[in-house]
RNA sequence: UUGCAGAAGAACUAGGGUUCCGGCUGAUUGCUAUGAAGCAAGCGGUGUCUGGUCCGAGAGUUCUCGGUCUUGUCGGAGACAAGACUCCACGGAGGGAUAAAAGCCCGGGAGGU
Numbered sequence: 001u002u003g004c005a006g007a008a009g010a011a012c013u014a015g016g017g018u019u020c021c022g023g024c025u026g027a028u029u030g031c032u033a034u035g036a037a038g039c040a041a042g043c044g045g046u047g048u049c050u051g052g053u054c055c056g057a058g059a060g061u062u063c064u065c066g067g068u069c070u071u072g073u074c075g076g077a078g079a080c081a082a083g084a085c086u087c088c089a090c091g092g093a094g095g096g097a098u099a100a101a102a103g104c105c106c107g108g109g110a111g112g113u
Base pairs, nucleotide, nucleotide: 006065008064009063010062011061012060015055016054020052021051022049023046024045025044026043028041029040030039031038032037066086067085068084069083070082071081072080073079074078088108090111094106095105096104
């Protein structure tokens, strides 16, 4: 200096906000009652509302696939089966997308050891 060694997919979770649903709430309209008040409808506000939908990890979990090696079977190329391995990983600020935000993306980045 170059090459190779998976930095694969899915489900879930940590986490996240508020498009939709729901909760809470405000006034308006209508109904009941004839007094406060209660019920229903759409509209507005609220995520400092536990939730459902939704987003969601390189450094989280599980499973699947792929790869390397060993052994065995088949006449051989090769195919199939079984087993083992598939490591390590501190990390901003800032920006971006989506309705919005985040451990998402920029990013195994900058930086550090």
Molecule: Guanidine-I riboswitch aptamer
Organism: Gallionella sp.